[in-house]
Context: one part of a larger RNA
Order: sequence, then C1' cells, then structure tokens
RNA sequence: CUGGGUGUAAAGGGAGCGCAGGCGGUGCGGCAAGUCUGAUGUGAAAGCCCGGGGCUCAACCCCGGUACUGCAUUGGAAACUGUCGUACUAGAGUGUCGGAGGGGUAAGCGGAAUUCCUAGUGUAGCGGUGAAAUGCGUAGAUAUUAGGAGGAACACCAGUGGCGAAGGCGGCUUACUGGACGAUAACUGACGCUGAGGCUCGAAAGCGUGGGGAGCAAACAGGAUUAGAUACCCUGGUAGUCCACGCCGUAAACGAUGAAUGUAAGGUGUCGGGUGACGGAGUCAUUCGGUGCCCGCCGCAAACGCAUUAAGCAUUCCACCUGGGGAGUCCGUUCGCAAGAAUGAAAUUC
Repeated sequence: CUGGGUGUAAAGGGAGCGCAGGCGGUGCGGCAAGUCUGAUGUGAAAGCCCGGGGCUCAACCCCGGUACUGCAUUGGAAACUGUCGUACUAGAGUGUCGGAGGGGUAAGCGGAAUUCCUAGUGUAGCGGUGAAAUGCGUAGAUAUUAGGAGGAACACCAGUGGCGAAGGCGGCUUACUGGACGAUAACUGACGCUGAGGCUCGAAAGCGUGGGGAGCAAACAGGAUUAGAUACCCUGGUAGUCCACGCCGUAAACGAUGAAUGUAAGGUGUCGGGUGACGGAGUCAUUCGGUGCCCGCCGCAAACGCAUUAAGCAUUCCACCUGGGGAGUCCGUUCGCAAGAAUGAAAUUC
C1' cells in the first nucleotide's frame, strides 16, 4: 500500500459555512470521451512457459509454438458513465396562511435574599465545630424594627419538557433579528449531498486596557486536627468571578457514536401542528415533525448492549486508527502579548 476497522479494546475533526474535488433524480433524442467488439500495424532477438532435438546425463545449446496482458490507426455497438439538447416533478428551494419556543443582540424595569451604612428597641453574649479555638461584641455586637446604598443571581413554575450547528440558553417588558415545524400545492425545475485547504463560531480558566466589586473565593494569614498536615474542618481574605472592547482556541467540547439519503415488526409516554368522529369541556381514531424512556422483533455485536433518534441492511463524501512505553515529548514551522496552541518524529526499550 492493500485489507480490516473507529460507542466502551488504537481510532469521529469541538461545531458550522463553503471554493476546488468526489458523488448525484425521471423521460426522450444526438454524439461517442470512458466502455464493449472486429481488423491492420507494431510489441527486435535472446530470456520466461510448452513441445521436440544435440552434447553419454545435466548445466549448456538448437528448432518449433504460445505468450508479450501493451500502444497506435481504423470499422462498428449504444445498455451504463460522460457530454449536448429538450421535457418532467417524487429531491431541493420559493410563495401564501398558521401556531410553538430559556434561539440571538440591545435597552429598560421588578421582587426575595446576602452584605454594608444610618436611626430606634434591647443586653451579654454571638459565631463556629466531632469537640474547640482563632474571629466579632459593653466604643453596645448577635437578635429585632424602619430607612438607605450597592453588586450579583433570578426561588416557585420546572419536566425523563422546550430552543439552538455546537459551545450553550431560564425573573418581566419592549425593539431588532435567525432557524425549525404544520397546512396549502401557486412558482422555479435537479438548483442536490459531502467537503481537503480556507473562513466563522467556540464552556471554564487565563491574558491586555478601562470600569465595577454584594456574595463566593485560587493564592495568602491565622485557629484546629495530626507523629507531621505546605490538606480535609473553622475564622478571615486578594486575584478572579460581573461589565465594555480586544486576545486565547482548549475540555470526559460526550451520545466517549461525523454528515446526508433510502430501507426494514410493533408497543408506550411526552412536546408542537393538521384532519376526522362523537351532542359536548373532553375523549377516541388518524397524520406530519421533534423528544424520551423504555419495552421489544429481525438483524448486528467479543460481550456489555444497539434496535425507525441503530451500533441493522445499503449508497455517497470527509476525518481518523495500525502493539505498549519513549511522547502529544524533541527539532523545525505557523499562530499568540504571554500562558501556550497547532503540526509532530527518532534513537532506544519491552
């Protein structure tokens, strides 16, 4: 390389958009590049292979045949691929009507709670733990009442539920805005799928500049525990957590399961629509899309398990794996302010 694989054994890119490339629906007609077929030329000889023969045999040599799977030219075939033309509507998209949603961005508003400040009441404790102590408190704490300040997060609703490509998204209102879904079948007429490079997005932590800082809390300090205790527990507490702008680009970024299409028993719950029946709140039947546990058949699987949301049966495209360590390291390169990220070996060893 081929082959075989990628839920858990090595292996799915964190996610999307998309250039090139690869692959691509139905009918009719043309062409004949691929494809198939015939002919001609060439494919040197020797060698290989097969059948004979000559050296006493063999090696070796001689004769004949096949083969040289190829290339070129030319005649034909037209199913498939390609290409050109034409037509279609089942893929894809647009339009119209409709409802659902923590989808996104910005602005404004709200109540509960913590903390702090001021004032009142009130007096000796509070707090904390396994038990304590550090700590706070007669300069009046804790508790309680009233008023004020400020920041962050939004109890109940809440769900195995919804939305989003993923990361993720949850108080309320408004503005702007993306997508999906159902019904209809008016329009376009294959406009599609995937996607190396590329571009964009991307939790938390971290970085830069400027704000903000209630609570929490790396570092740090103290008190305990302990043989020790650079910890677990307690009292404090700074970065940070929050906002704006700019970087970083990684996660067990997980469903440890790439995207798309088709196909193949069912049962059941739930979310968003449609249709029908019953006189009806409602129930039942049916249909499309999502989600979930299941529960389960065929089938698959080393087993666990998966099973119309596949890990079944197939097709297309991309990514990745090839014994363990050395090592996600060295060197080089690219990116980054840095931290570091991406790419990514070998010697050697078992």

Notes
Predicted 3D model of a 350-nucleotide part of an RNA (small-subunit ribosomal RNA, central domain) from an uncultured bacterium. Model confidence (mean pLDDT): 81 of 100. Rfam family: Bacterial small subunit ribosomal RNA. RNAcentral holds the full RNA, with entries from ENA, Greengenes and SILVA.